[in-house]
Context: one part of a larger RNA
RNA sequence: CCCUCGUUAAGGAACUCGGCAAAAUAGCACCGUAACUUAGGGAGAAGGUGUGCCUCCAUUAGGUAAAUCCAUUUUCUGGAGGAGCUGAAGGAGGUUGCAAUAGCCAGGCUGUAGCGACUGUUUACUAAAAACACAGGACUCUGCAAAGUCGUAAGACGACGUAUAGGGUCUGACGCCUGCCCAGUGCUGGAAGGUUAAGAUGAGCUGUUAGCUUUUUCCCAUUUGGGGAAGGGCAAAGCAGUGACUUGAAGCCCCAGUAAACGGCGGCCGUAACUAUAACGGUCCUAAGGUAGCGAAAUUCCUUGUCGGGUAAGUUCCGACCUGCACGAAUGGCGUAACGACUGCAGCGCUGUCUCAACGAGGGACUCA
Numbered sequence: 001c002c003c004u005c006g007u008u009a010a011g012g013a014a015c016u017c018g019g020c021a022a023a024a025u026a027g028c029a030c031c032g033u034a035a036c037u038u039a040g041g042g043a044g045a046a047g048g049u050g051u052g053c054c055u056c057c058a059u060u061a062g063g064u065a066a067a068u069c070c071a072u073u074u075u076c077u078g079g080a081g082g083a084g085c086u087g088a089a090g091g092a093g094g095u096u097g098c099a100a101u102a103g104c105c106a107g108g109c110u111g112u113a114g115c116g117a118c119u120g121u122u123u124a125c126u127a128a129a130a131a132c133a134c135a136g137g138a139c140u141c142u143g144c145a146a147a148g149u150c151g152u153a154a155g156a157c158g159a160c161g162u163a164u165a166g167g168g169u170c171u172g173a174c175g176c177c178u179g180c181c182c183a184g185u186g187c188u189g190g191a192a193g194g195u196u197a198a199g200a201u202g203a204g205c206u207g208u209u210a211g212c213u214u215u216u217u218c219c220c221a222u223u224u225g226g227g228g229a230a231g232g233g234c235a236a237a238g239c240a241g242u243g244a245c246u247u248g249a250a251g252c253c254c255c256a257g258u259a260a261a262c263g264g265c266g267g268c269c270g271u272a273a274c275u276a277u278a279a280c281g282g283u284c285c286u287a288a289g290g291u292a293g294c295g296a297a298a299u300u301c302c303u304u305g306u307c308g309g310g311u312a313a314g315u316u317c318c319g320a321c322c323u324g325c326a327c328g329a330a331u332g333g334c335g336u337a338a339c340g341a342c343u344g345c346a347g348c349g350c351u352g353u354c355u356c357a358a359c360g361a362g363g364g365a366c367u368c369a
Stems, first nucleotide, its partner, number of pairs: 001364008010355002014353001019350001027051005036041001038173001052095006062086003068080004108348007115340002120132002136171007148157003174335004179265003184262002186258005193253003199247002204242005211234010266284005293327001294324001305321005
């Protein structure tokens, strides 16, 4: 010096991001106990007093209950009786000690805000929370061979259930409530018209070709002609290819509905008997322009906004104001008793957290053997 403990003058959070850690409180009995409240709670609220041992009241109250006696339905019955044993709680007096739950064990408390209603669950091994869940609320799908899910299928779950049931999504006890917008996207319904695939149909066109015709030339015959070779043109049917019109579903376009579906919820200018402000007016745009409530907030940049409170002094905290950069109503809004190893602020008690350090104990480190 390090670790684990113990004690400490005076002060008592001045420490520190923060009372982290430590100290303090503590059992039992009695007295007493506020705001608020969902009337259950809050509450062990808070705050006080007592506590050991001995003697007496005292042969204590109470409990248990023998002997004995009585009655009777003669029995494992009922009643009287009280020996013995046991035995709180209280009162009075005394007594030891610094101290009486003398050890171990064994709540610190209060006020005020935020968030989440609550008990619960979670990142096994850095996060226990305001996150998840939750009862409750709502929307939506599903009529049973259900919807949905797993599987190629058979089949299975849902469910040996049947709309007071089952699946999905959102919200999250309770109280008061939940405004406007269907233009966009989604979903549901509709069918007149437009667009539209494969398929159906097959006008026409192309290739091939029997055949017809023609140019040149050769042979036979030579009156018309017949045959061959090399070229050119036209071309039926068939086959093959291509192919217009017409027909052709859902979908999309279209028409409606729907926001506890995804989501969205304006700007400029002027105006009142001082000034300021604007109940009021004008204008542009929009699908509609944010209602109630809340608001420098877990949301406020400017910002330590301004005012008030608390402090001698307060970027945090509480109460207001509203100029909401950029709250807002089941991506729920605002309250809320109880609850919380949650988060912020303040106070009482208490302390080596500190002013400021000291001493002691044990174990290490270190030195020597």
The part of an RNA shown here (large-subunit ribosomal RNA, domain IV) has 369 nucleotides and comes from a Thermodesulfobacteriota bacterium. The prediction has a mean pLDDT of 86.